Glycine riboswitch aptamer from an uncultured Alcanivoracaceae bacterium, 93 nucleotides, folded computationally. Its mean pLDDT, the model's own confidence on a scale to 100, is 77. Rfam family: Glycine riboswitch aptamer. Rfam's curators write: This family represents the bacterial glycine riboswitch. The sequence was found by an Rfam model in a public genome assembly.
RNA sequence: AUUAAGCCGUCUGGAGAGAGGUUGCAUGGCAACCCACCGAAGGGGCAAGCGAUUUCGCAUAAACUCUCAGGUACCAAGGACAGCGGGAGCGGC
Numbered sequence: 001a002u003u004a005a006g007c008c009g010u011c012u013g014g015a016g017a018g019a020g021g022u023u024g025c026a027u028g029g030c031a032a033c034c035c036a037c038c039g040a041a042g043g044g045g046c047a048a049g050c051g052a053u054u055u056c057g058c059a060u061a062a063a064c065u066c067u068c069a070g071g072u073a074c075c076a077a078g079g080a081c082a083g084c085g086g087g088a089g090c091g092g093c
Stems, first nucleotide, its partner, number of pairs: 007087002011083003018035001020034006036072003042068001043066003049058003
């Protein structure tokens, strides 16, 4: 000095599922409880593989799976992930 991946930020795109019931209140909305659902914040779980040898041990994942959490008319909010662009630092050469 430059670059790939990673990290951070702005902007843009971004799905799914009850306009459920009951009760309360400050009553046009919010909250609690119950039932039914969703998976793409977050979280939990497992293979392949490796070692030993046929019993075991170690091991890490996901957009898979579980739904703890969160969410379920429109709007708003949130949203994994993706894209343009930017920033900081590290490593390599």